Description: The RNA shown here (SAH (S-adenosyl-L-homocysteine) riboswitch aptamer) has 77 nucleotides and comes from Streptosporangium carneum. The source organism's lineage runs through Bacteria, Bacillati, Actinomycetes, Streptosporangiaceae and Streptosporangium. Its Rfam family is "SAH (S-adenosyl-L-homocysteine) riboswitch aptamer". A reference for the family is Wang et al. (2008), "Riboswitches that sense S-adenosylhomocysteine and activate genes involved in coenzyme recycling", Mol Cell.
[in-house]
RNA sequence: CAGGCCGAGAGGCGCUGCAACGGGCCUUCGCCCGCCACGCUCGGCCUGCAUGACGACAACAAGGGCGCCUCCUCAGG
Numbered sequence: 001c002a003g004g005c006c007g008a009g010a011g012g013c014g015c016u017g018c019a020a021c022g023g024g025c026c027u028u029c030g031c032c033c034g035c036c037a038c039g040c041u042c043g044g045c046c047u048g049c050a051u052g053a054c055g056a057c058a059a060c061a062a063g064g065g066c067g068c069c070u071c072c073u074c075a076g077g
């Protein structure tokens, strides 16, 4: 760095729908239908690749289409 698993980021309902995924059509490009708003970030573990190296400690969130609701904290009435 990449992939996978787990955990966390307070919690729901409705709507639209890009990517991905599934199905169909199609010479190709692509099109249609379905599904779909954690696909993001942080932490731990595993695997792979690469590089480096004296190496540890500490701290810790920030975001997520539209509408509504619940919860939590603070302030005012």
Stems, first nucleotide, its partner, number of pairs: 001048009010070006018039001021034005038063001